[in-house]
RNA sequence: AACAGAACAGGUAUUUGCGCGUUAAGUGCCGGAGAAUGGGAGUAGAGUCUCCGGACGAAGGGUUGUAUGCCCGCGGUGCAAAUACUGCAUCCGCUGUU
Numbered sequence: 001a002a003c004a005g006a007a008c009a010g011g012u013a014u015u016u017g018c019g020c021g022u023u024a025a026g027u028g029c030c031g032g033a034g035a036a037u038g039g040g041a042g043u044a045g046a047g048u049c050u051c052c053g054g055a056c057g058a059a060g061g062g063u064u065g066u067a068u069g070c071c072c073g074c075g076g077u078g079c080a081a082a083u084a085c086u087g088c089a090u091c092c093g094c095u096g097u098u
Stems, first nucleotide, its partner, number of pairs: 001098005010086010020075003029054007037046001039092003060072004
């Protein structure tokens, strides 16, 4: 120096555990504001999180000792774990090969 690789935030699927809602929160969508995110730079990419506003919108049933109970469901439901797959413009650094 060339080539290859590891490495971010995350995403998807499956399984398990513990919850929440079913008196509708949450999820998803749109707009606005803010925050954090690698070994370093950078804040581009990429999603993530918080707050505010808006539109849309639902699956309940059984049991009984009648009640904030239990059971079976349902929700593009929350968190955690496991496994598989996916994932970082550019520069520096790191690993390997020549």